[in-house]
A computed fold for a 68-nucleotide RNA from uncultured Marvinbryantia sp., annotated as Glycine riboswitch aptamer. The sequence is in RNAcentral, with records from MGnify. It matches the Rfam family "Glycine riboswitch aptamer". Its family is annotated with glycine biosynthetic process in the Gene Ontology. NCBI's taxonomy places the organism under Bacteria, Bacillota, Clostridia, Lachnospirales, Marvinbryantia.
RNA sequence: AAUCGGGAGAGACCGUAUAUAAGCGGCGCCGAAGGGGAUGCAGAAACUCUCAGGCAAAAGGACCGGUU
Numbered sequence: 001a002a003u004c005g006g007g008a009g010a011g012a013c014c015g016u017a018u019a020u021a022a023g024c025g026g027c028g029c030c031g032a033a034g035g036g037g038a039u040g041c042a043g044a045a046a047c048u049c050u051c052a053g054g055c056a057a058a059a060g061g062a063c064c065g066g067u068u
Base pairs, nucleotide, nucleotide: 001068002067003066004065005064006063011027013026014025015024016023028055029054030053034051035049036048037047
């Protein structure tokens, strides 16, 4: 690195449109893709921010384990 398995948190919120989801607008939230930040002896982080992402399911998912 590949593959398989496990894998949390937070509105199926309100309005619009023929109904769900998606789209658009609004408000409220989450941190475990990624990214930024300071502290720290240094490098970092599961700390912190929420830009991105996410808030039924699906997908994704840090991290852990197996195999090559």